A computed fold for a 333-nucleotide RNA from Anaerolineaceae bacterium UBA1363, annotated as Bacterial RNase P class A. Rfam family: Bacterial RNase P class A. The family's RNA type in Rfam is ribozyme. From the family's description: Ribonuclease P (RNase P) is a ubiquitous endoribonuclease, found in archaea, bacteria and eukarya as well as chloroplasts and mitochondria. Its family is annotated with tRNA processing, dimeric ribonuclease P complex and ribonuclease P activity in the Gene Ontology. The organism belongs to Anaerolineaceae, within Bacteria. Model confidence (mean pLDDT): 79 of 100.
RNA sequence: CAGGUCAGCCAGGUGCGCGCGCUUAAUCGUGAGGAAAGUCCGUACACCACAGAGCAGGAUGCCAGGUAACCCCUGGAUGGUCGUAAGAUCAUGGAUCGGGCCACAGAGACAUACCGCUCGCAAGAGUAAGGGUGAAAAGGUGGUGCAAGAGACCACCGGCGCUUUUGGCAACAAAGGCGGCCAGGCAACCCCCAUCCGGUGCAAGGUCAAACAGGAGAAAGAGCCUGCUCGGCUCAUUUGAUCUCCGGGUAGACCGCAUGAGCUGGCUGGCGACAGUCCGCCUAGAUAGAUGCGCAUCCAAGACAGAAUACGGCUUACCGGUUGACCUGAGUG
Numbered sequence: 001c002a003g004g005u006c007a008g009c010c011a012g013g014u015g016c017g018c019g020c021g022c023u024u025a026a027u028c029g030u031g032a033g034g035a036a037a038g039u040c041c042g043u044a045c046a047c048c049a050c051a052g053a054g055c056a057g058g059a060u061g062c063c064a065g066g067u068a069a070c071c072c073c074u075g076g077a078u079g080g081u082c083g084u085a086a087g088a089u090c091a092u093g094g095a096u097c098g099g100g101c102c103a104c105a106g107a108g109a110c111a112u113a114c115c116g117c118u119c120g121c122a123a124g125a126g127u128a129a130g131g132g133u134g135a136a137a138a139g140g141u142g143g144u145g146c147a148a149g150a151g152a153c154c155a156c157c158g159g160c161g162c163u164u165u166u167g168g169c170a171a172c173a174a175a176g177g178c179g180g181c182c183a184g185g186c187a188a189c190c191c192c193c194a195u196c197c198g199g200u201g202c203a204a205g206g207u208c209a210a211a212c213a214g215g216a217g218a219a220a221g222a223g224c225c226u227g228c229u230c231g232g233c234u235c236a237u238u239u240g241a242u243c244u245c246c247g248g249g250u251a252g253a254c255c256g257c258a259u260g261a262g263c264u265g266g267c268u269g270g271c272g273a274c275a276g277u278c279c280g281c282c283u284a285g286a287u288a289g290a291u292g293c294g295c296a297u298c299c300a301a302g303a304c305a306g307a308a309u310a311c312g313g314c315u316u317a318c319c320g321g322u323u324g325a326c327c328u329g330a331g332u333g
Base pairs, nucleotide, nucleotide: 001329002328003327004326005325006324007323008322009321010320012298013297014296015295016294017293018292020031021030022029033304037315038314040313041312042311043310044309045201046200047199048198052230053229054228055227057197058196059195060194061193062076063075064074065073066072077092078091079090080089081088082087093192094191098190099189100186101185102184114131115130116127117126118125119124139157140156141155142154143153144152158182159181160179161178162177163176164175165174166173167172205255206254207253208252214246215245216244217243218242221235222234223233224232225231262281263280265278266277267276268275269274
């Protein structure tokens, strides 16, 4: 200097003029995002009168941490794939509880014998080492043995199981011992195990205001906690709880509504996610729905794109600029 990887920041600024929303007596002040999107998760908050038990259903699934919590984040472990690399990405309890599946090809995919090899006159018997099919066919190399073979047996290696020592909180790793145990894969197939989960949702919920002519029918149970069962509770049983149909009237205002699991910075602890503490800051609350238009100028660039209860994540969209660390290549000192 070029290319790449990972992480962070910016998202228009300034001036003038006109015009909007909130707040205020008025001035001042203040007014869309990093994703506001998706509605995929987790909660806060609110209501379901109180207190449960079981089942169903759903979610998660290596280890240790973070967090209000999570399917999120951080740091690790083991295995796979891509990359020269920095890195990126996927997976992770159980296949020895049981069931099920592995198309086609192939003789055969929880077992068989096509070709082959051996014995035999033949019929046939033995065999699974060699060949073939396939994603996958009784672990590999060498030997003993055999009629010919075969972990049938032996040595070494590999895998698996049990176990000892060392390191680590742990997942695991390394070294050793014993055992011929040697036939796999799939659980985002059913299933088993462990842990967790009540439902509904700001159109939640609450206050004030307005209005309320009726008629007919059914009925002994109706409703809630709760998707179901047990259990519990409330109202009612002919003076009719409740439900269905026909028909009439009213529907306006306010709260919830923004001071928060809030934010900038410093210090301390931690590999880190984060935690603690100190000073400081207040940064939208509309409701037919505000933040716009014009001129000038600066800049490197306005792409993707507009709040509606709020927050923590994840996912998706995106023009560019800039900062830092790391990797590779070329050159120079």